[in-house]
Context: one part of a larger RNA
Molecule: large-subunit ribosomal RNA, domain VI
Organism: marine sediment metagenome
RNA sequence: UGUUGGUUGUCUGAGGGGAAAGGGUCUUUAGUACGAGAGGAACGAGACGCUGAGGCCUCUGGUGUACCGGUUGUCCGACAGGGCAGGCCGGGCAGCUACGCCUCUUCGGAUAAGAGCUGAAUGCAUCUAAGCUCGAAGCCGGCCCUGAAAAUAGACAGCCUUCCCGUUUCCGCAGCUUGUCUGUGGGACGGGUGGAGAGCGCCCGUAAAAGACGGGUUUGAUGGAGCCGGGGUGUAAGUAUCGAGGCUUUGGCCGAGGUAUUCAGCCCGCGGCC
Numbered sequence: 001u002g003u004u005g006g007u008u009g010u011c012u013g014a015g016g017g018g019a020a021a022g023g024g025u026c027u028u029u030a031g032u033a034c035g036a037g038a039g040g041a042a043c044g045a046g047a048c049g050c051u052g053a054g055g056c057c058u059c060u061g062g063u064g065u066a067c068c069g070g071u072u073g074u075c076c077g078a079c080a081g082g083g084c085a086g087g088c089c090g091g092g093c094a095g096c097u098a099c100g101c102c103u104c105u106u107c108g109g110a111u112a113a114g115a116g117c118u119g120a121a122u123g124c125a126u127c128u129a130a131g132c133u134c135g136a137a138g139c140c141g142g143c144c145c146u147g148a149a150a151a152u153a154g155a156c157a158g159c160c161u162u163c164c165c166g167u168u169u170c171c172g173c174a175g176c177u178u179g180u181c182u183g184u185g186g187g188a189c190g191g192g193u194g195g196a197g198a199g200c201g202c203c204c205g206u207a208a209a210a211g212a213c214g215g216g217u218u219u220g221a222u223g224g225a226g227c228c229g230g231g232g233u234g235u236a237a238g239u240a241u242c243g244a245g246g247c248u249u250u251g252g253c254c255g256a257g258g259u260a261u262u263c264a265g266c267c268c269g270c271g272g273c274c
Stems, first nucleotide, its partner, number of pairs: 005160007015146004021051002024048005034039001052104005060098004067091005073084004107141003114134004163192006170186006176179001201217005226273004230268004238261005245254003
C1' cells in the first nucleotide's frame, strides 16, 4: 500500500518450522518356559542412571567492582571519617547462572517387509487378480512455536462514522416577470471544522544496541522519598568502667585491649502502606 467506511481488541487456522527424544544397567517375571543335562529366555511391570532438548532459581554451589566487617603501608596533624588499580582478607541480598530443580508420551490413521481371510483365472490349490483383516524406532496426525498479504485477502465483539462556506454553461422540481431569471434538491470541484482512535511528550521495566515491546500518566501506587516488614554484615561512635605493661619529681601520666550502653551501628536493585 492492498483487503471497498474508519478504528481497537480477541480468535479461526490454509500454510510454515521443530528431533525432542536416544541408549543403558538392575529387580521382577524366573532358575520359570525350553532342555537328558549343561545351561537358560520372553511379553509385561518397576527402579536407577547417561546423552540430548525446553524451562526455572525454592534448595545446593558459583559470581555478586550494590553492601557490611577485619587488617597492612601511606596521606588527609591526632580522634572520628575517608583516599590510594576491590591493597589483601572474611561474609553476602537481588539478579545472572550450573555443579542445582522441574518436564520430555499414552495414543489415533494409512502403510513397508511380513502374517493372514475369502477367492477365481486353473471344478483342486493359491494372501491377489476383484474384495477384506493385521503389521515398524519409520510416514501423517496428536504436542510446541509461528501463522489473515490465505487476492477465495476470513470470523466475532466494542466504539466512531459530523457539519459549515464558496464555485458550477452538470442533473432535476416549483414560480411567473419567459430568461445567461428567482427559489429549492442532488451531484462534482475547492476550502474549513470535527470524531472513534492513534501518536508525540513525561515517569518507568516482565523489554531493550537505535527503533521496537510492555506498564503508568491525577479517573494515579508507574518510579522516587518516608515508614513498616523482610534481608546482609556482626555488636558502631561517644561515654562510663576495668586494664597487661611502661614512665615518674610518687603528685601523677601514657596505655594495646576487655566489659556495658548494644541482636548494636551501617546498608539493601525485595515486598507492603502512604